Bacterial RNase P class A, 339 nucleotides, folded computationally. It was read from a public genome assembly, where an Rfam model found it.
RNA sequence: UGAGUGCGCUGUGUGGCAGCGUGGGGUUAGCCCCAUGAGGAAAGUCCGAGCAUCACAGAGUCAGGGCAGCUGCUAACGGCAGCCGAAGGCGACUUCAGGGAAAGUGCAACAGAGAGAUACCGCUUUGCUUUGGCAAAGCAAGGGUGGAAAGGCGAGGUAAGAGCUCACCGGCGCGCGGGAGACCGCGCGGCCAUGUAAACCCUGCCCGAUGCAACAUCGACAGGAGGUGGAUUCGCCUGACUCGGCGGCCUCCGAAAGAUGGCUGGAGCGCCGCGGCGACGCGGCGUCGAGAUAGAUUGUCACACACGACAGAACUCGGCUUACAGGCGCAGUCACAAA
Numbered sequence: 001u002g003a004g005u006g007c008g009c010u011g012u013g014u015g016g017c018a019g020c021g022u023g024g025g026g027u028u029a030g031c032c033c034c035a036u037g038a039g040g041a042a043a044g045u046c047c048g049a050g051c052a053u054c055a056c057a058g059a060g061u062c063a064g065g066g067c068a069g070c071u072g073c074u075a076a077c078g079g080c081a082g083c084c085g086a087a088g089g090c091g092a093c094u095u096c097a098g099g100g101a102a103a104g105u106g107c108a109a110c111a112g113a114g115a116g117a118u119a120c121c122g123c124u125u126u127g128c129u130u131u132g133g134c135a136a137a138g139c140a141a142g143g144g145u146g147g148a149a150a151g152g153c154g155a156g157g158u159a160a161g162a163g164c165u166c167a168c169c170g171g172c173g174c175g176c177g178g179g180a181g182a183c184c185g186c187g188c189g190g191c192c193a194u195g196u197a198a199a200c201c202c203u204g205c206c207c208g209a210u211g212c213a214a215c216a217u218c219g220a221c222a223g224g225a226g227g228u229g230g231a232u233u234c235g236c237c238u239g240a241c242u243c244g245g246c247g248g249c250c251u252c253c254g255a256a257a258g259a260u261g262g263c264u265g266g267a268g269c270g271c272c273g274c275g276g277c278g279a280c281g282c283g284g285c286g287u288c289g290a291g292a293u294a295g296a297u298u299g300u301c302a303c304a305c306a307c308g309a310c311a312g313a314a315c316u317c318g319g320c321u322u323a324c325a326g327g328c329g330c331a332g333u334c335a336c337a338a339a
Stems, first nucleotide, its partner, number of pairs: 001335003005331006012304007020037007039310001043321002046319005051211004064207005069083005084098001085096004099202002104200002106196003120143002122139007151169002154166003170192002172189007215261004223253006234247004268287008305308001
């Protein structure tokens, strides 16, 4: 200098005028003043929680659903960090639907003799023979089909062959050693077993439902339930008395419009220090940053230049995913050149 990798930050700025939401203040009650007002994703609503209502004694089992290397982190997670294994890359690094196919069942189209067990072509021996072959036995190396055909490859061996035997490689099992573990290393044993679990299934762990238009409070009318009869005490059924009933009265339920709460101070945010490879944790100091309900966050003008991407809160928080013009920073890698 060029190419490429990972992580993080930012993503118009300043001012004037007019207007809107929220909070505070003033007031001559007309208004006026001050402060503040979208995001890194506010999005998708996919996962995990808080909170609320309903269901539920507790525990277990079944069904259904989800998750799946190991160890940590976290309130929790299907998230994150580090590591292991596999695959890709010269490398920095990236990706993984990464438990079990030796519990069982199913499936493997077409092709092919045969798809988990076989013998079509073929090879070998023996017998027969009309010399073209035929029959019996053995074999699975070679050919052919296929995504896949009795681990791979070489040598020995054999009538021909074959883990039949041996070396190396791979798998499996056992043993020893290392590691917290996934796993790794070494040795022994010819033990050699197809693929598919994004088919049923098996193993381990987890899971009640619905979402702030949840829900709570106030609340008019109608309606419902219970109480009240007495020392004296309202009305009606009755002119009077007793009993009884109804109204009345009291309490509770119910409940439209609307109002209030929920509602924004919280697993909060920023800086510094300490511990940890890291996710993260602990401590100190500082800080308050929208809260509407048909829903404010806008319009316009001026200036600047890098000419401005994706995009708009609706209970809150932790993640994931998706969209995004441009700009900046940090740390590795590769190639070439120079010192």
Source information: It matches the Rfam family "Bacterial RNase P class A". The family's RNA type in Rfam is ribozyme.